This is a predicted structure of a 482-nucleotide part of an RNA (large-subunit ribosomal RNA, domain I) from a Phycisphaerales bacterium. The source organism's lineage runs through Bacteria, Pseudomonadati, Planctomycetota, Phycisphaerae and Phycisphaerales. Rfam family: Bacterial large subunit ribosomal RNA. Gene Ontology terms of the family: ribosome and structural constituent of ribosome. It was read from a public genome assembly. Model confidence (mean pLDDT): 82 of 100.
Context: one part of a larger RNA
RNA sequence: AGCGUAUGGUGGAUGUCUUGGUGUCGAGAGGCGAUGAAGGACGCGAGAACCUGCGAAAUGCCCAGAGGAGCUGGUAACUAAGCUGUGAUCCUGGGAUCUCCGAAUGGGGCAACCCGGCCCGUUGAGGGUCAUCACACGCUGAAUGCAUAGGCGUGUGAAGCGAACCCAGGGAACUGAAACAUCUCAGUACCUGGAGGAAAGGAAAGCAACCGCGACUCCGUAAGUAGCGGCGAGCGAAAGCGGAUUAGCCAGUAGUGACAUGAACCGGUUGGAAAGCCGGGCCAAAGAAGGUGAUGGCCCUGUAGUGUCAUAGCUGGUGAGGCAUAGAGUAGAUUCGGGCUCGUGGAACCCGGAUUGAACAUGGGGGGUCCACCCUCCAAGCCUAAGUACUCCUCGACAACCGAUAGUGAAUCAGUAAGGUGACUGAAUGAUGACAAGCACCCUUGUUAAGGGAGUGAAAUAGUACCUGAAACCAUACGCUU
Numbered sequence: 001a002g003c004g005u006a007u008g009g010u011g012g013a014u015g016u017c018u019u020g021g022u023g024u025c026g027a028g029a030g031g032c033g034a035u036g037a038a039g040g041a042c043g044c045g046a047g048a049a050c051c052u053g054c055g056a057a058a059u060g061c062c063c064a065g066a067g068g069a070g071c072u073g074g075u076a077a078c079u080a081a082g083c084u085g086u087g088a089u090c091c092u093g094g095g096a097u098c099u100c101c102g103a104a105u106g107g108g109g110c111a112a113c114c115c116g117g118c119c120c121g122u123u124g125a126g127g128g129u130c131a132u133c134a135c136a137c138g139c140u141g142a143a144u145g146c147a148u149a150g151g152c153g154u155g156u157g158a159a160g161c162g163a164a165c166c167c168a169g170g171g172a173a174c175u176g177a178a179a180c181a182u183c184u185c186a187g188u189a190c191c192u193g194g195a196g197g198a199a200a201g202g203a204a205a206g207c208a209a210c211c212g213c214g215a216c217u218c219c220g221u222a223a224g225u226a227g228c229g230g231c232g233a234g235c236g237a238a239a240g241c242g243g244a245u246u247a248g249c250c251a252g253u254a255g256u257g258a259c260a261u262g263a264a265c266c267g268g269u270u271g272g273a274a275a276g277c278c279g280g281g282c283c284a285a286a287g288a289a290g291g292u293g294a295u296g297g298c299c300c301u302g303u304a305g306u307g308u309c310a311u312a313g314c315u316g317g318u319g320a321g322g323c324a325u326a327g328a329g330u331a332g333a334u335u336c337g338g339g340c341u342c343g344u345g346g347a348a349c350c351c352g353g354a355u356u357g358a359a360c361a362u363g364g365g366g367g368g369u370c371c372a373c374c375c376u377c378c379a380a381g382c383c384u385a386a387g388u389a390c391u392c393c394u395c396g397a398c399a400a401c402c403g404a405u406a407g408u409g410a411a412u413c414a415g416u417a418a419g420g421u422g423a424c425u426g427a428a429u430g431a432u433g434a435c436a437a438g439c440a441c442c443c444u445u446g447u448u449a450a451g452g453g454a455g456u457g458a459a460a461u462a463g464u465a466c467c468u469g470a471a472a473c474c475a476u477a478c479g480c481u482u
Stems, first nucleotide, its partner, number of pairs: 001481009015467001016431002020402002022399007029391002031161002039101003042055003046079002049075003061095005070083003106115003116130005132158009165196001166194005176183001180230001206213002217244005227235002248318006255311007265280005281298002283287001289301003321383003332356008342368001363378005418425002438466001441453004
C1' cells in the first nucleotide's frame, strides 16, 4: 500500500406514515362596488416578532337566538392582571364603528402623502360638503328679431374589480403545401367593446319535392358523404332520421339541510401500555370512519334509524309560444367586397359600401343562372323559459390518484427567500417519545462547546444534529498478500 472481516463515523437512500395536493360526481352560488369594492399601507394585545382577527369604539362594541363551565386566537410557553350561573369564552343572525391609499371622486401627487374652498361647531374639538360624464327637468341666455349655442341649478344613473363560459367590432404570423404567391394555419392566437347566470338563437318571405314537415338550441347519425380545392396541400355541409327539452292547471306524495337523540363487554394472560391471544357474553335498521400507550361493532367522537325546525321540491294526468299590427330610400338592380361546402364559377341565397330604385295580397319572396308550370312562404317591428357552455367560489361524497426529488410552484408563515434596472423568474426545508417524563445532581474542560457518570423512559445506538438509517466516503482493530 492492496484485499477481506468486524466495530464505528459520515451520509440520508429505503420502508412505514400524512397535516397537503390531484381528479370525478352531486348540490349550491354565479357576482362585489360612490351606503366607497377587489387589493393594500399603517396601526390595535400587559409583555419583542410573525400569522389570524379587528380599525382610533381597533385580537374588539350592541341586540336577538342557541349553548352551559370554563375563558382571555395561533407559533407558545412563562408571568401578570382580569372576565364568568346577574350565564362569560365559543356558535348563528342582525346592527354599530370602520384610520389612510386604491374607480378614488375638493386640487395636487413619486399610492398609502401634500395643500385647499364653503357650512356648522370649538378656542390645544371636530363634523359635513365640494370630481367627471350621460339623461331628465327647471332657471338663465349671445353674435341675431324669434330662437339656438353657451352658462347655472336640481334629480337619477354610470364608472372600478372579477376564473372560465357568451355575443359583437377588429384580426396576425410561424406552420402545411416537403420551395412559394392563390390556398392553409384561422376568423385561430391576440386586442377592444358589451352582457348574463348563462349568453346567443328563436315562432318560417323556412325546408322539402308533387309525399310531406312545422320556432330555436344542443347531442347522435346522415358523413369524411354531396361538394369546394394551384381539383395540390387540404377544407367540408345540409335535408332526413333518432334523442334532450317544453312556462300553465289539476291530483297525489314526502324529499333535502341544520340540530338533537342514538344499542351493546367483562375476566385471565403477554407486554411499558391491550384494542393482541385465551375464555365466556352482548348489540346490530348501527360490522362507514376516525381516535384512544399495538389490531376495539359493544371506551370516546360518531354511524343506521328516529324526532324538531327550516325550505320548497318530486311523481302522475292534461296542455303547447306570445305582443303589436301588416313594416320604403325597403325589396330589387349595377358596381366593389364579405359569408355560406361554394377559391367567380352556369352562382342562386345571406350581409355590407357606393350609385340607383319597385309592387302593395288582383301583390310579393323562395324552390342554386334564367323562363314557364307547379309547390311553398309572407321580408323590411318586438319579446320569449327549458334542453346547452363554464367554475374564481361554498358544501358533501368518492378514487385499481400522489405520498415529501412524488402530489399544486407552495404539506414547513410561498408567489416567500433569492435573482433581475425592469417585464419577469423563482426555490429548499415533513416524522423524538404513549406522555417532555426534553437529562435534577456530580465530574473533566479552554466553564453557554463537547464528553463521562447519575436519572427519565419499554427503548437514549429514541437526546431537540432526535423513527427506520442503505451506498459512496473516512477511521480503528485483526487477518492475508506485497